[in-house]
The prediction has a mean pLDDT of 80. SAM riboswitch aptamer (S box leader) from uncultured Sporosarcina sp., 124 nucleotides, folded computationally.

RNA sequence: CUUAUCAAGAGUCGGGGGAGGAAACUGGUCUUACGAUCCCGCGGCAACCAAUGCUUGGAAAUCUCUUAGAAAUCUAAGUAUAAGGUGCCCAUUCCAGCAAACCAUUUUCGGUUUGAUAGAUGAG
Numbered sequence: 001c002u003u004a005u006c007a008a009g010a011g012u013c014g015g016g017g018g019a020g021g022a023a024a025c026u027g028g029u030c031u032u033a034c035g036a037u038c039c040c041g042c043g044g045c046a047a048c049c050a051a052u053g054c055u056u057g058g059a060a061a062u063c064u065c066u067u068a069g070a071a072a073u074c075u076a077a078g079u080a081u082a083a084g085g086u087g088c089c090c091a092u093u094c095c096a097g098c099a100a101a102c103c104a105u106u107u108u109c110g111g112u113u114u115g116a117u118a119g120a121u122g123a124g
Stems, first nucleotide, its partner, number of pairs: 001124006011042001013041004020031003025097004043089003048085002051081009062070003093118001098115006
C1' cells in the first nucleotide's frame, strides 16, 4: 500500500508490580488500592491463514463391456475438527465528534440510518 472483518464469544486462576486505564485530542461514560492497565505462567474463545475429513458442482490423465460409464488428480462453494501460524478474552472499535438523507422542533438543543476519517486484527 491492497483486501476481508470489527453488535457474537472467552479468567471471581497463580506469580510479579504499584497507578492510573479504556490508541491519540475534546466531551460523556465506564473501570481501578476488594490492586486495574502491564509482564510471566496456566486456562479459555474464535476460525483469518495453513492442515485434515465429509457433501455438492466443475475440469480431468487414464480405464472399460463405448448412444455411455468409471476415474487418479486438480479446483470452487458449503460444512466439521482444533494438533500448526497469528489474534483475542469489561462495556459495539464503550459512545459522540466529519458528511448526507430522513424524523422531530417556532428556532436552538436533539434522534435514526448510511457513509467518510482514524484505529484494531488477519492475509497478501
The RNAcentral record of the sequence draws on MGnify.